[in-house]
RNA sequence: AAAAAUGUUUUCUAGGGUUCCGCAGCUUCAAGACUGGACUGGUCCGAGAGAAAACGCACAGCCGCUUGGUUGUGACACGGAGGGAUAAAAGCCUGGGAGAU
Repeated sequence: AAAAAUGUUUUCUAGGGUUCCGCAGCUUCAAGACUGGACUGGUCCGAGAGAAAACGCACAGCCGCUUGGUUGUGACACGGAGGGAUAAAAGCCUGGGAGAU
C1' cells in the first nucleotide's frame, strides 16, 4: 500500500429502556387522571466482532456432460470517546469507522 462472500434474510439471545399493557403509589363514589423502570414482567428495541436455520459462497469427491445435480468440508474479527434515531435506552445507527495489532 492492496484484496476478500468479512454475503443476504428470518427467528432468537445477551443486553436495553418505558410508548402501550400489567404492577406499585396517589387521587377518586366510580370511571379516569397523575407519579414511578434505583417496577420482576408481556408488547417494544436489539448485536459486524452472540446463537440457530434457510438461501448463497469457496474447495474437494461423485453423477451428468458446455450451463446442472448431489455429498462432504470450510469461513477471520481487539476497538473508544463523541454524536444520532425512536417514547426512551442499548452490544441499535454512525461503525468491520477513528485508533490499536
Molecule: Guanidine-I riboswitch aptamer
Organism: Paenibacillus rigui